Model confidence (mean pLDDT): 79 of 100.
A computed fold for an 85-nucleotide RNA from Neorhizobium huautlense, annotated as Glycine riboswitch aptamer.
It was read from a public genome assembly, where an Rfam model found it.
NCBI's taxonomy places the organism under Bacteria, Pseudomonadota, Alphaproteobacteria, Rhizobiaceae, Neorhizobium.
RNA sequence: UCGACCCGUAGGGAGAAACCGCUUCAGUGCGGAGCCGAAGGAGCAACCGCCCCGGAAACUCUCAGGCAAAAGGACCACGGGAAGA
Numbered sequence: 001u002c003g004a005c006c007c008g009u010a011g012g013g014a015g016a017a018a019c020c021g022c023u024u025c026a027g028u029g030c031g032g033a034g035c036c037g038a039a040g041g042a043g044c045a046a047c048c049g050c051c052c053c054g055g056a057a058a059c060u061c062u063c064a065g066g067c068a069a070a071a072g073g074a075c076c077a078c079g080g081g082a083a084g085a
Stems, first nucleotide, its partner, number of pairs: 001085002005081005011076002019032004034067003040063001041061003047055002
């Protein structure tokens, strides 16, 4: 100096019915039909790799999750730490 990864921030951060029926103290529970992709998960493989092994998207699926606000939120920014090189 780089740095997987971890922590903090009253920093940013999208999409989609406050759907219908019954029910509950209560979006509490069950059912119906529709929709979203940016927790997580799965699939394809451009690419990395001499080959094998392996890695690999914000694409695809929608299992999970979600569809007022709040919360959550990939990712980004800043600050701190850090295996390792």